Source information: The RNA shown here (Bacterial RNase P class A) has 374 nucleotides and comes from a Candidatus Krumholzibacteriia bacterium. It is recorded under the gene name rnpB. RNAcentral holds the sequence, with entries from ENA. Its Rfam family is "Bacterial RNase P class A". The family's RNA type in Rfam is ribozyme.

């Protein structure tokens, strides 16, 4: 000077007057006390709470998918393995399984998987075909492929371990060394795993954020859950009745008396209105000590109470002060003084709590690493 990481802070404090929301007291209209966030926010995962299911286990779906821990639980956090990046502090990683099965692997390329040969590379055996020689079986030469090889070349995201020597016609793990890689043991470690050490020359790629397998874990629905009280209006049950109308009643008609049915009235009862209360904020709560753990986190003891509105409150003014800054003035400079402004940014509680993500700022502290100078 540059980087890494972990953390604080967050209408800038402090008082006054008014004002909203909520609780308490009382002499009832005055007093006191309390009132947004680290993310209240995204609704992404797990709890508790409350109703519904529910005999039990299983399918079926759907999440997690290296050990250990921790914790109500988790997808979270902590420690730690392997594995990538980085000179390093540190960072990141759906990090089980590809001899259980099926599938896929585009262009290119021979070949993309029980394995191939374009160019190439060799003519040692074997065959061919030409020469030359032999009376003949067959000999010597040269050839290249319908034999030989997988070294080089070339293609691909990826090509049959790699690298060096030795072999060989020419090559080849064919042979050796090291490097890789399986297998057995042994030692460390709770475990992932490490470390030795011996055998085996070792063809069978790669994809599982492709189906799938294997282990774990999961009942649905949310506070509009839910439970009480209940004007009102529809409908509906029960039960009353005194006088009126009304309809039916024993083959025609008319009265009267009775008798049932209905409303119309009264009583109970049910209903349950975006009505009221309760759920509701004291709680896996905060803040300090001290033990135990590397830590996450746990025990304990001691003090606090810290928003519960429902259309939905948390706010204005003004003093003092502090910080930052414009502009002018002294002063080599550090500094000072005057005057004037600003004081933000994400965003705002709606049963709650642990987590994750995202969003955001004048800023402030600590630790570590890298280079430079002294």
């Nucleotide at each position: 000077c540059g980087a890494g990481c972990a953390g604080g802070c967050g209408a800038g404090a402090u008082g006054a007057u008014c004002g909203c929301g909520g609780g308490c007291a009382c002499u009832c209209g005055u007093g006191c006390c309390c009132g947004a966030g680290g993310a209240a926010a995204g609704u992404c995962c797990g709890g508790g709470c409350a109703c519904c299911g529910c005999g039990g286990a299983g399918c079926a779906g759907g999440a997690u998918g290296c050990u250990g821990g921790g914790u109500a639980a988790c997808g979270c956090c902590c420690a730690g393995u392997g594995g990538a990046a980085g000179c390093g502090a540190u960072u990141c990683c759906a990090a089980g399984g590809a001899c259980a099965g099926u599938g896929c692997c585009a262009c290119a390329g021979a070949a993309a998987a029980c394995g191939u040969a374009c160019c190439g590379c060799c003519c040692a055996a074997g065959a061919c075909g030409c020469c030359g020689g032999g009376c003949g079986a067959c000999c010597g030469g040269c050839g290249g492929a319908c034999g030989g090889c997988a070294a080089g070349g070339g293609u691909g995201a990826a090509a049959a371990g790699g690298u060096g020597a030795g072999g060989u016609a020419a090559g080849a793990g064919c042979u050796c060394a090291c490097c890789g890689g399986g297998c057995c043991g042994g030692u460390g470690g709770u475990g992932a795993c490490a470390c030795c050490g011996g055998c085996c020359g070792c063809a069978c790629g790669g994809u599982a954020a492709a189906c799938c397998c294997c282990a774990u874990c999961c009942g649905g629905u949310g506070c509009a859950a839910g439970a009480c009280c209940a004007a009102a209006u529809a409908g509906a049950a029960g039960g009353g009745a005194a006088g009126a109308g009304g309809a039916c009643g024993c083959u025609c008609c008319g009265c009267c008396u009775c008798g049932u049915c209905a409303u119309a009235c009264c009583c109970u009862c049910g209903g349950g209105u975006u009505g009221g209360u309760c759920g509701c904020u004291a709680g896996a709560g905060g803040c300090g000590g001290c033990c135990g753990g590397u830590a996450a986190c746990g025990g304990u003891c001691g003090c606090c109470c810290c928003a519960g509105a429902u259309a939905a409150a948390u706010g204005a003014u003004c003093a003092u002060c502090c910080u930052c800054u414009g502009c002018c003035c002294c002063u080599c400079g550090c500094g000072g003084g005057g005057u004037g402004g600003a004081g933000a940014a994400c965003a705002g509680a709606a049963c709650u709590c642990g987590g994750c993500u995202u969003a955001c700022g004048c800023c402030c502290u600590g630790c570590u690493c890298g280079g430079c100078g002294c």